[in-house]
RNA sequence: GCCAUCCUAGCUCAGUUGGUAGAGCAACCGCCUUGUAAGCGGUCGGUCGCCGGUUCGAAUCCGGCGGAUGGCU
Repeated sequence: GCCAUCCUAGCUCAGUUGGUAGAGCAACCGCCUUGUAAGCGGUCGGUCGCCGGUUCGAAUCCGGCGGAUGGCU
């Protein structure tokens, strides 16, 4: 230098034929317990890496940039 894949909640990841974003864990609150843990219920938490484009509508499609991993030279 070139190619491929990926970037979504504090963490690990879902979310496809474009239609108002979710799970588990963590955190917080409650129940249970003599108490703690475990268990159960609930709550909070994300301008979907950034900037543009297409579209009535974009996490999703297109372009550029940044970052991570792998491969080639």
Source information
The RNA shown here (transfer RNA) has 73 nucleotides and comes from a Candidatus Peregrinibacteria bacterium. The source organism's lineage runs through Bacteria, Bacteria candidate phyla and Candidatus Peregrinibacteriota. Its mean pLDDT, the model's own confidence on a scale to 100, is 81. It matches the Rfam family "tRNA". Gene Ontology term of the family: triplet codon-amino acid adaptor activity. It was read from a public genome assembly.